[in-house]
Context: one part of a larger RNA
RNA sequence: CUCUUAAGGAAUUCGACCAAUUAACCCCGUAACUUCGGAAGAAGGGGUGCUCUUGGCGGUGAAGGCCCUGCGGCUGGAGCUGCCGGGAGCGACACUAAAGUGGCUCGGGCGACUGUUUACUAAAAACACAGGUCUCUGCAAAGUCGCAAGACGAAGUAUAGGGACUGACGCCUGCCCAAUGCCGGAAGGUUAACGGGAGAGGUUAGCGCAAGCGAAGCCUUGAACCGAAGCCCCGGUUAAUGGCGGCCGUAACUAUAACGGUCCUAAGGUAGCGAAAUUCCUUGUCGGGUAAGUUCCGACCUGCACGAAUGGCGUAACGAUCCGAGCAUUGUCUCAAGAGUGGGCCCG
Numbered sequence: 001c002u003c004u005u006a007a008g009g010a011a012u013u014c015g016a017c018c019a020a021u022u023a024a025c026c027c028c029g030u031a032a033c034u035u036c037g038g039a040a041g042a043a044g045g046g047g048u049g050c051u052c053u054u055g056g057c058g059g060u061g062a063a064g065g066c067c068c069u070g071c072g073g074c075u076g077g078a079g080c081u082g083c084c085g086g087g088a089g090c091g092a093c094a095c096u097a098a099a100g101u102g103g104c105u106c107g108g109g110c111g112a113c114u115g116u117u118u119a120c121u122a123a124a125a126a127c128a129c130a131g132g133u134c135u136c137u138g139c140a141a142a143g144u145c146g147c148a149a150g151a152c153g154a155a156g157u158a159u160a161g162g163g164a165c166u167g168a169c170g171c172c173u174g175c176c177c178a179a180u181g182c183c184g185g186a187a188g189g190u191u192a193a194c195g196g197g198a199g200a201g202g203u204u205a206g207c208g209c210a211a212g213c214g215a216a217g218c219c220u221u222g223a224a225c226c227g228a229a230g231c232c233c234c235g236g237u238u239a240a241u242g243g244c245g246g247c248c249g250u251a252a253c254u255a256u257a258a259c260g261g262u263c264c265u266a267a268g269g270u271a272g273c274g275a276a277a278u279u280c281c282u283u284g285u286c287g288g289g290u291a292a293g294u295u296c297c298g299a300c301c302u303g304c305a306c307g308a309a310u311g312g313c314g315u316a317a318c319g320a321u322c323c324g325a326g327c328a329u330u331g332u333c334u335c336a337a338g339a340g341u342g343g344g345c346c347c348g
Base pairs, nucleotide, nucleotide: 001340002339003338004337005336007334008333011332016329024048025047026046027045028044033038035168049090050089051088052087053086054085055084056083057082058081059080060079064075065074066073067072091095103327104326105325106324107323108322109321110319111318115127116126131166132165133164134163135162136161137160143152144151145150169314170313171312172311174244175243176242179241180240181237182236183235184234185233188232189231190230195225199221200220201219202218203217206213207212245263246262247261248260249259272306273303284300285299286298287297288296
């Protein structure tokens, strides 16, 4: 490495991983649930070799007979043969005798599904998906690539194309526009370059005894005023980014609080679900399953820290998915033993 094994049969183990079981064809039979297509090869049973005999259906169609003379027609049904049956019998432990060739069922999570993926540790609950919604785009479209020419979009035209989110289907998708974003608005505030030049400084013709004053020009600087979008501002918008409270009291046992008070907020979590792929305390509590169950299933609700397209809750079918249970089966194990093949080792 390949096999076999008493009794037991998952006691093994994180976990039936592995191995074993099952297996082909024909017949019977087949539940919940369901989107009526499925589920389903559900499950669960029975048969299968060879010999003889017999029936039905089909294929081919001989001899013979009749008509006839042609490589003729009609009739006839033997023999051979394919398929489907019936009845007897025979031999084996064993008749899909070898090889090849589904183990099955129940409950739950996730994802609808077929697909796709980390080439060389991950195939999945991740990605995609049909479907849904929002948004942009009127065509020289939006968007994308390019410095440009140009190209794609598209030889398309809003039943089209781009972007974002969600992810079949069913029932649904609550409240908040205060913040951030986007869209709309334009009265007012603020606001750049530009325009505008008050004024200031330098220089010096000139004036003055001097200190100094100082035109024009040139140079430097420069206030008011004028100045768009944007921002402030005013509205709208959540399948835009997002958010969705606290304390105290109260019912004729107790407990609890339909009820009341108060503070804060833009608004205080609706339906549904809930110790969940989410529950810390926690192996929560109760029920089921087991002799015994931190897992599992059904409930409860005290949700540390579920919650409605970062979708909520269900859901038939599907899955080399994950979790739990059972039947069958077994060297996984109790507990190990033996056989064979090849290697190693030893001798030659």